[in-house]
RNA sequence: CGAUGGGGUAGAGGAGCAGAUUUUAAGAGUACACUGUGUGAGGAUGACAACGGAGAUCACAGUCGAAAGGAACAUCUGCCGAAAUGAUGACUAUUUGUCAAGGUAGUAUCAUUGGGGUUAUCUUAAACAAAGAUAACACUCUCAUAGCAUGAUGUUAUUAUGUUAUGAGGAGCUACAGAUCGU
Numbered sequence: 001c002g003a004u005g006g007g008g009u010a011g012a013g014g015a016g017c018a019g020a021u022u023u024u025a026a027g028a029g030u031a032c033a034c035u036g037u038g039u040g041a042g043g044a045u046g047a048c049a050a051c052g053g054a055g056a057u058c059a060c061a062g063u064c065g066a067a068a069g070g071a072a073c074a075u076c077u078g079c080c081g082a083a084a085u086g087a088u089g090a091c092u093a094u095u096u097g098u099c100a101a102g103g104u105a106g107u108a109u110c111a112u113u114g115g116g117g118u119u120a121u122c123u124u125a126a127a128c129a130a131a132g133a134u135a136a137c138a139c140u141c142u143c144a145u146a147g148c149a150u151g152a153u154g155u156u157a158u159u160a161u162g163u164u165a166u167g168a169g170g171a172g173c174u175a176c177a178g179a180u181c182g183u
Stems, first nucleotide, its partner, number of pairs: 001182004008176004014080001016079006023072002033063006042051001045100004083113006090107006114140002117137007141169013
């Protein structure tokens, strides 16, 4: 000096990501509970137990009357594969009277996605909120290549910044120090 590498440390993107707490709106005058009238034997995911003619379930009327998940503002914390989604595998915890099933949360491996936005469709949701998936559209960030302009160095080239076009994407990019190999 060059090459190699998911190596180490520190950083950058921006309506950037995730979490926690208070308040607020919605959920909702809904569910549950109680009373009255009518009906008249089952209802609840499966089984058992329990409940039920002292009235199950359902319908109507009245009284009382929530909560969870999710959302918005603000504040704080951790960060930049932050995080999200999917598949597979089992395990743990939780959810009811018990068991099972199912749901929720967490852990491992693999795969995809640089970032947010708008629109459309689908899923979830009480919701026309929000979230997720797919597709399209531009925007933005980084790097590479080429062109143009300007500055610096000092010699017709190098480098820095800006801009235009094309392409790619995080196992990336920038900076620093070190390791191995070669000269």

This is a predicted structure of a 183-nucleotide RNA (Lysine riboswitch aptamer) from Jeotgalibacillus sp. S-D1.
Model confidence (mean pLDDT): 76 of 100.
It was read from a public genome assembly, where an Rfam model found it.
Of the family's consensus pairs, 98% are formed in the model.
Its Rfam family is "Lysine riboswitch aptamer". Rfam's curators write: Riboswitches are metabolite binding domains within certain messenger RNAs that serve as precision sensors for their corresponding targets. Its family is annotated with lysine biosynthetic process in the Gene Ontology.